Predicted 3D model of a 1510-nucleotide RNA (small-subunit ribosomal RNA) from Oligosphaera ethanolica. The sequence is in RNAcentral, with records from ENA and SILVA. NCBI's taxonomy places the organism under Bacteria, Pseudomonadati, Oligosphaerales, Oligosphaeraceae, Oligosphaera. The prediction has a mean pLDDT of 84.
[in-house]
RNA sequence: AAUGGAGAGUUUGAUCCUGGCUCAGAAUGAACGCUGGCGGCAUGGAUUAGGCAUGCAAGUCGAACGUACUCCCUUCGGGGAGAAAGUGGCGAAAGGGUGAGUAACACGUGAGCAACCUGCCUCCGGAUCCGGAAUAAUCCAGGGAAACUUGGUCUAAAACCGGAUGAAGACAUUGGGCCGCAUGGUCUAAUGUUAAAAUAUUUAUAGUCCGGAGAGGGGCUCGCGGCCCAUUAGCUUGUUGGCGGGGUAAUGGCCCACCAAGGCUACGACGGGUAGGUGGUCUGAGAGGAUGGUCACCCACACUGGGACUGAGACACUGCCCAGACUCCUACGGGAGGCUGCAGUCGAGAAUCUUCCGCAAUGGGCGCAAGCCUGACGGAGCGAUGCCGCGUGAGGGAUGAAGGCCUUCGGGUUGUAAACCUCUGUCAUCCGGGACGAAAACAAUGACGGUACCGGAAAAGGAAGCCACGGCUAACCACGUGCCAGCAGCCGCGGUAACACGUGGGUGGCGAGCGUUAUUCGGAUUUACUGGGCGUAAAGGGUCCGCAGGGGGCCUGCCACGCCUGCCGUGAAAUUCCAAGGCUCAACCUUGGACCUGCGGCGGGUACGGGCGGGCUAGAGUGCAAGAAGGGCAGACGGAAUUCCAGGUGUAGCGGUGGAAUGCGUAGAUAUCUGGAAGAACACCGAUGGCGAAGGCGGUCUGCUGGCUUGUAACUGACCCUCAGGGACGAGAGCGUGGGUAGCAAACAGGAUUAGAUACCCUGGUAGUCCACGCCGUAAACGUUGUGUGCCAGAUGUGGGUGGGUUCGGCCCCAUCCGUGUCCAAGCUAACGCGGUAAGCACACCGCCUGGGGACUACGGCCGCAAGGCUAAAACUCAAAGGAAUUGACGGGGGCCCGCACAAGCGGUGGAGCAUGUUGCUUAAUUCGAGGCAACGCGAAGAACCUUACCCAGGUUUGACAUGCUUUCGACCGGCGUUGAAAGACGCCUUUCCUUCGGGACGGAAGCACAGAUGCUGCAUGGCUGUCGUCAGCUCGUGCCGUGAGGUGUUCGGUUAAGUCCGGCAACGAGCGCAACCCGUACUGCCAGUUACCAUCAAGUAAUGUUGGGGACUCUGGCGGGACUGCCCGUGUCAAGCGGGAGGAAGGCGCGGAUGACGUCAAGUCCGUAUGGCUCUUACACCUGGGGCCGCAAACGUGCUACAAUGGCGGGUACAAUGGGCUGCUGCAUCGCGAGAUGUGGCGAACCUCCAAAACCCGCCCCAGUUCGGAUUGCAGCCUGCAACUCGGCUGCAUGAAGUCGGAAUCGCUAGUAAAGGGACAUCAGCUACGGUCCCUUGAAUACGUUCCCGGGCCUUGUACACACCGCCCGUCACAUCAUGGAAGUCGGUCUCACCCAAAGCCACUGAGCUGACCCGCAAGGGAGGCAGGUGCCAAAGGUGGGCCCGGCGACUGGGAUGAAGUCGUAACAAGGUAGCCGUUGGGGAACCAGCGGCUGGAUCACCUCCUUU
Repeated sequence: AAUGGAGAGUUUGAUCCUGGCUCAGAAUGAACGCUGGCGGCAUGGAUUAGGCAUGCAAGUCGAACGUACUCCCUUCGGGGAGAAAGUGGCGAAAGGGUGAGUAACACGUGAGCAACCUGCCUCCGGAUCCGGAAUAAUCCAGGGAAACUUGGUCUAAAACCGGAUGAAGACAUUGGGCCGCAUGGUCUAAUGUUAAAAUAUUUAUAGUCCGGAGAGGGGCUCGCGGCCCAUUAGCUUGUUGGCGGGGUAAUGGCCCACCAAGGCUACGACGGGUAGGUGGUCUGAGAGGAUGGUCACCCACACUGGGACUGAGACACUGCCCAGACUCCUACGGGAGGCUGCAGUCGAGAAUCUUCCGCAAUGGGCGCAAGCCUGACGGAGCGAUGCCGCGUGAGGGAUGAAGGCCUUCGGGUUGUAAACCUCUGUCAUCCGGGACGAAAACAAUGACGGUACCGGAAAAGGAAGCCACGGCUAACCACGUGCCAGCAGCCGCGGUAACACGUGGGUGGCGAGCGUUAUUCGGAUUUACUGGGCGUAAAGGGUCCGCAGGGGGCCUGCCACGCCUGCCGUGAAAUUCCAAGGCUCAACCUUGGACCUGCGGCGGGUACGGGCGGGCUAGAGUGCAAGAAGGGCAGACGGAAUUCCAGGUGUAGCGGUGGAAUGCGUAGAUAUCUGGAAGAACACCGAUGGCGAAGGCGGUCUGCUGGCUUGUAACUGACCCUCAGGGACGAGAGCGUGGGUAGCAAACAGGAUUAGAUACCCUGGUAGUCCACGCCGUAAACGUUGUGUGCCAGAUGUGGGUGGGUUCGGCCCCAUCCGUGUCCAAGCUAACGCGGUAAGCACACCGCCUGGGGACUACGGCCGCAAGGCUAAAACUCAAAGGAAUUGACGGGGGCCCGCACAAGCGGUGGAGCAUGUUGCUUAAUUCGAGGCAACGCGAAGAACCUUACCCAGGUUUGACAUGCUUUCGACCGGCGUUGAAAGACGCCUUUCCUUCGGGACGGAAGCACAGAUGCUGCAUGGCUGUCGUCAGCUCGUGCCGUGAGGUGUUCGGUUAAGUCCGGCAACGAGCGCAACCCGUACUGCCAGUUACCAUCAAGUAAUGUUGGGGACUCUGGCGGGACUGCCCGUGUCAAGCGGGAGGAAGGCGCGGAUGACGUCAAGUCCGUAUGGCUCUUACACCUGGGGCCGCAAACGUGCUACAAUGGCGGGUACAAUGGGCUGCUGCAUCGCGAGAUGUGGCGAACCUCCAAAACCCGCCCCAGUUCGGAUUGCAGCCUGCAACUCGGCUGCAUGAAGUCGGAAUCGCUAGUAAAGGGACAUCAGCUACGGUCCCUUGAAUACGUUCCCGGGCCUUGUACACACCGCCCGUCACAUCAUGGAAGUCGGUCUCACCCAAAGCCACUGAGCUGACCCGCAAGGGAGGCAGGUGCCAAAGGUGGGCCCGGCGACUGGGAUGAAGUCGUAACAAGGUAGCCGUUGGGGAACCAGCGGCUGGAUCACCUCCUUU
C1' cells in the first nucleotide's frame, strides 16, 4: 500500500432560470511551422494485407550409410584426416512478421472431457533374436534453350520387407469386488485374437523397440462477460431430434440413409454495418468514457481461391498440387516467382530509420562433442518522436555609457543588463590511463569499444529560441493602415487617435524546445447507476380495457435462490501502488509486498426480498336496503320560430349599410290576416349546477341498458395496482352508397370599399350541415398537469346522501361520506403560481424529453377508396432559440388630469406689390454655417471700399503678428525722387546712446528655430446654446420586500398652478426641482429735497416756478408698512382645501420678469474664443487693386403697405414714457416747396436737446380701381463718405402697376391682454430697419364645456418593441452559392438462388496394362499386395439467367439553407387596426382568406356568481 471533487465567456436595456456553443487541464506510434548544444533510456510504415531489384533470414549430424574429390600414411590389400552432392535421422508446425478476415466458444474468466492425442525430456519395468530383396549417389547412353528429365548397370544402411517371442498392453466373451450424476469408470480372474526392435563406436556410453507414470504442449464441450442499427420481425430443411452406419486422436448432423416435425426469436432470432480479443493504456474524485501502437498471452492470415500429402504435430510464411491475376526468362516448344522475415526500393501519403557490426552475451536447431547455423537476439547508426538529466557561465560592477524605444522634453525604460575586474571548468575539444559485462581450478573467448569511467591541459572561449500580451488569461506603449490589408478558440476587432491588423520597443510564459493542426477523456450533473427532468422553458400517450412484464396487505412454519459471513482454489508475468535497492541524480532497471473490486468450491446465518405450505380481514369484490342524474340506444308525440305555397286586405316602396349599391317590388313586393307544406333545432327552467373514461350529453313520454353514491356488515379471502405490444371508443372537417334539404353556408356570382381588395361589409348561393350504413382517426382531443395508493393546518360556497339534536311545523344546528368551486398555512417552484381535486411528502408502473432551424420533413415500412395518418432521419446551417419576471417605450387599450390643445371669440397668414431670409438656377466668384417642431428679418446690434473668409489680377517669403539664437551693419524716425492701379520695387538726403573698449541697449539686413491658416474633423473635445419645458417631475440614505433585475418611499383617498398640502400606509427622513427669498409694478408711512415740484407768503413779467422762499402736493430714491385664507358663513374626514362675503389700493400664486431638476436629441457651434489629432509651409500663409457675397425662368418662410368712409385729404388743436447725446444731440434765426444749408446759442445733461402719433374739432371726398392704393419709371436735387456705376439713404415734380379682403390649408392671443397708434435705443460715416430690443398712448370680445385634433403628467393593461412603432416582422417572385430528396435511365459492388462446365485432390468402385520383397511351385507360371489408367460423389475458379440490398452519375424537377440597402404586398407582435391560434375542407400572386368544430396561450366595457376585508 485510504489523499479525494475549483470554474469562466457567450441569449437581455438589465434579471433569474432553462439550454446549447466555446475556453482553461491531461494525453498521443503523431504531423506541420520556426529554432536547435550534449548525454541516458525508450520509440519509429498508423495510409496501399499495394508492387518488389539485390543480399541475407534453417539447417545440422561422418558416433546411421555407401562414396566422388583433396591431403597424409602404406605391408599396395588398404588405413587415417577432411568432406561437396546423395541415402538416412532430427529440425523445418519453433523463432520472426502482419491484423486482411472474424460478432465467433474467436477472446476473457471459471468449470468439464467417464469423449481425447502427445515427438524431443524425466522416472519405472521389460526387450534389442533369425533372415531377405531393393534403391539414390557413382558410371554408361539419351532428350531439352533452360527448368529439368528418360533408360540401363553396380551398391550400403539405424532406409525397406518377412519370420520368431508376448509378461505387461489393446480388443472380444464370461465371472467377481469397489465406485459414480447418466452413458459408465476402475481393479481382478479365465479364454481367445493381435502388433516390436537398429545398430554405432574411442568399451564407456549413445541409440532402437514395447508397456506404465510424469512434466510440458495440444484437441473438444459448457456457464457467464464484452459493439451499433427494429427505417432488419420473423428465421431455419442437415434445419431440430431419433435409430443405424461412416469418419476422427476424440464427442457431435461432423457426414450419410431412414423416421418424426421439430428448433430459434421482443431477455432481440434473422439480416445489415463496424471490429482481431485480452492483460493493459489515456482520462476521470469516482462511477464511467475512449482506446488496444511498443511489451506479454490467445486467435487468424502468408499473392488470391481451392486441395490434400508428409508428420507426434500443418491442411504448413521462405513445402507440394490445381485454378486465377501480376511480374520475369525463353531458342516460342516451355519454364520461374511470391519480403504481412532483416535491411533496402518504387508507389500512394501530412507522415515513420541503416541494403550496418557480431554470434562475445541470452535463447533456439542439429550433433557424444568439437562445432556449424541463427537479420531470434546483443549492439551500433539515423530521427528533439517521447520521457529524464546537464549546459550555454559565476561573483563584483552606475557616468545608471552608447544605441534602441517612449516622453508631459523634466525625464523614463531596456538595465547590473553590457563594457570592465576577479574566478570556475560541467558539456564539447586535445593528451594519457582504462574496465564490469566472462559464466568462481588453469588457459582461451568482447560485436559494443579504446566505449563508460579516471587523470591531465587549454580557453568564457563553441552552445537560445519559440509563442503570447482586448476579456476569458499572466503580460502595453509608439508608429503604419483606415470595414482596406488582415486577425479570430468563443465573445468579437478594423469605416483616421486600433493595448485586438502589420512593424518596432517593452513585458509575460515555457525553454532545446516553442507554437499550430488532428484525435481522446475531462470540465459536461449536457444521457443524470452514483447524479436530471416533463403546468408555462424540450418533454404526459386523445381516452379507457387489458395479455406479457414490473410492483404488491397482516400472522405463522419450512427452504436457503437472492442477501450476509469464514475458509479454500484461481484471478500468468509485465504494468499501477507501497517499501527497499542498482546505474553520480533522474528517466530506466531489480527485489519484495499490496492490489487484481472477478469466477468457482466448502461450511455457517435466516432479519429482509423470493419459493412452498397454513391462517386472517383493514386492500379488492359480492349480497341486502335506499338514492340522484341533459349517461347510452330505440320508438312515439308536442308547440314556438323561419322559409315556401294558396287565398284575403292593402300600396309604393322593401331590403341592406359607416354611407351605398347589387337584389326584391305596379306581372302588386314589404306589411298584415287565414289555411296548408317541409325540414332543422328545442327559448324560459339553466346555475361556476348534473352525468359520462374521454370525445361529449339539454322539449315531453315510453321501453331496453351502463356506471355512480349512501347505509348495513351477511359472504369470498389479496382475488390487487400499473401496463410495452394489442383491442375498443374517439369533436369537427372530409370520403363512399342511398335518402333528405327549412334555415345557415366553404366554393362561386354580383355590389361596395380600396392605390389594388382574389378579403373584412352587403345581396344571392352549391357542396356540406340532417338521416341510415360503411370509412377516416385527427384537434389549443387542454387542467397544455398519466394512472393508482397513503400521509400532511384551516376557512367558506354549492350538488347528492346518511345519522343526531331541536321545533307544532317551515326552518335551523351538529357530525359524517361522495362530488364540484374559491381563499389560504406549511411545503414546493426560475418565477408566475400550486397548495387534501398539489405543481407538498413518499411508493408502484407506464409514456415522453436532451440547443434552434432543416423537420408534425425525405426515404423505407404499416394503415387508408382518397385526402392523408402512424413511425421517423441525415447533409447543411446558426450561437443562439426559449421560460418567467423587471424597468422603460409604444398601442387605431382603459381611467384621471392639464395646456390658447380644441371649442367660443378678436385679428392675421395663404391671393397683390414691395422688403428680407432660404432653396434652386446662374456665375470667374455668387465665401461659410443653420434644415420638421427646435433652419429660413437665423450667426449678421448695419456686405459701396474696409468688413471678407469667395473670384480675377499684381506682389512678398522668418513673413502683417510673438519669442529666442548666430553673423553683419549703424541707425530708427523724417524729407525727397523714379516706376506702378495700389501694394510694392529701386534710389537720394539727413541721422544715435552707454562703455571697464571686450561689448551692451535700440534698430535694419542675412540665416536658423519658428510664425501663420475663417484649412478638415462639433462623430475626438471644453465652454456656451436650443428643445422637450417653468412640464412636475428626478433621485438618495437607512429600513422593509424580492434569489435577482428591481420594488417600496413617489402608490392610494382628497386637494393644488405644483411630488402643493392633508389623511392613510413598511416605511422614516433627505437632496435637486415647485413655492419662497431677488427685480419691476400697484397703495401707503417716515426720511431727504436739486436741475424736479409750487399749496400758502412775497417780488416780478406781455407771458412762463421767472425770483425770494417753502418741504405741504406731484415726483425722485432710500428705509419701512401692507395680503396671512388673517376674519365671517357654508362645505369638507373636527384635515388640507374649496365656494361665498366683509374690509381693503390690492384676495386667495395680486400682475409681470429673472430663475430651466435628473436627463433626451452623437441636436447646434472647430467661422466668437479655447483645444487633441490630421493637413499646407515661395502657400491652404501675407499685402494690394478690382469684382462678388445684392446676380434671376421658378418655389417657400417671415414681414411691411394696402385693397378704403371705424376711411383718405386739408386746416386747427391736446396728452406720454423709456432711453440717447461732444467726431454728439441740437434750440432759435435766416434761406430753400422740400431733403437740407448757413449763422448763432444751450447742454457731457431730472438743468439744454432729440420730442410724439392715433385721438379730438372744422371742412371736402360719396363707393369709383376712386381725392383708395402706392409699385414702377423719368427728370431735378440734398446728405454721408477717398469713392454712391455695379451697390446707399432722403427730397421735389411727374408717372400711377397689382390689388375691391384672398382656395385647400394655417398662425397669434384670455386683460391693461389682443388689436390699433406712435416714440426711443443698440449696431452705425451713411444706410437697404418694413428687422431686433424696449417705451408709452387708445383699448376690446369670448371661454357652454373637455366628445374630438395636438402636446404633456399620473395610474393601470397588453407587447414577439429596447436603435424602443420612423420599432419588429411574414410569404411569393428575381439573382448567386451550398447541401439534399424525386427522376427515364446508366454504371459498379456485396450477398444470394437456379442451372452449365469442372482443375487439383480425398474417398468409393474398377483396374484386361505394369509390378522387387510374402505364399504355392523344381521351373514355367500362378496367387496376395501395389501402381498407372478409368468411372462416380464432393468441389475452387469460370459461364448463363434471376433477385434483395448498397453506392456513383443523371436531362429535368421539389422543397431547404445562406447571402448587400432587389420586387410585391402587410399576414403576426398593441383590440396589430377583421383578436389570435389548433385540426380539417375549399379558394387565392404572396403573405393569407373563408366555412365547420374547438382553445384562451384574447384586449376592452357591462352584468352575474364566488372569494377577501369591514